[in-house]
RNA sequence: UCUCAAACAGGAAAUGGUGUCUUCCUGACCCAACCGCUCUAAUCAAGCUGAUGGCGCCUGCAAAUUC
Numbered sequence: 001u002c003u004c005a006a007a008c009a010g011g012a013a014a015u016g017g018u019g020u021c022u023u024c025c026u027g028a029c030c031c032a033a034c035c036g037c038u039c040u041a042a043u044c045a046a047g048c049u050g051a052u053g054g055c056g057c058c059u060g061c062a063a064a065u066u067c
C1' cells in the first nucleotide's frame, strides 16, 4: 500500500412518520445500493397496483358497514 474479515458509522430497499427485523451499498476523490408494472424493437402516449423490503403503530387518501 492492497485485499479479506470483524467492529463502528452513514445511506438505500417506486409516495409520509416511527419501532423492530431482514437484505444491500458506502466509508480519500471518482463512485454505490435504489429509482414499480402493462403495452412497444425502444421511447413517448395511454392504462394499472401500493403510503411496508416484512411486521406493528400513527398520519393522509379511497371503499363498505354500523351508530
Base pairs, nucleotide, nucleotide: 008027009026010025011024012023013022016058017057018056019055020054021053036048037047038046